[in-house]
Description: The RNA shown here (SAM riboswitch aptamer (S box leader)) has 109 nucleotides and comes from Neobacillus niacini. The model forms 88% of the base pairs in the Rfam consensus. NCBI's taxonomy places the organism under Bacteria, Bacillati, Bacillota, Caryophanales, Neobacillus. Its Rfam family is "SAM riboswitch aptamer (S box leader)". Rfam's curators write: The SAM riboswitch is found upstream of a number of genes which code for proteins involved in methionine or cysteine biosynthesis in Gram-positive bacteria. Its mean pLDDT, the model's own confidence on a scale to 100, is 81.
RNA sequence: UUCUUAUCAAGAGCAGGCGGAGGGAAAAGCCCAAUGAAGCCCGGCAACCGACUUAACACAUUGUUAGGCACGGUGCUAAAUCUUGCAGCAAAUCGCUGAAAGAUGAGAA
Numbered sequence: 001u002u003c004u005u006a007u008c009a010a011g012a013g014c015a016g017g018c019g020g021a022g023g024g025a026a027a028a029g030c031c032c033a034a035u036g037a038a039g040c041c042c043g044g045c046a047a048c049c050g051a052c053u054u055a056a057c058a059c060a061u062u063g064u065u066a067g068g069c070a071c072g073g074u075g076c077u078a079a080a081u082c083u084u085g086c087a088g089c090a091a092a093u094c095g096c097u098g099a100a101a102g103a104u105g106a107g108a109a
Stems, first nucleotide, its partner, number of pairs: 001109008013042001016041003022032003027084003043077003048073003052068007081101001086098004
């Protein structure tokens, strides 16, 4: 980088430290930002993978399912993946469903 698969409307610092102007993927829109952006550290959230553990079942090793935990690996910590862009439905407007694109985990090349 590509492919497969699962998830993406919940949750997480209303006075943490350093830092200094940008950020929300890209386009358009709409927002956030010196009452301090990005980034780093700390804190926190969650529980995808591993470890550990409980129960049931099948068992030769052990495995499957449903829970627990949060020790390790990630991830996340404004707004629904902030909204739209394509298709269908509805339609005065608002809207609903799905796709595409994207993000993250796990597996494979």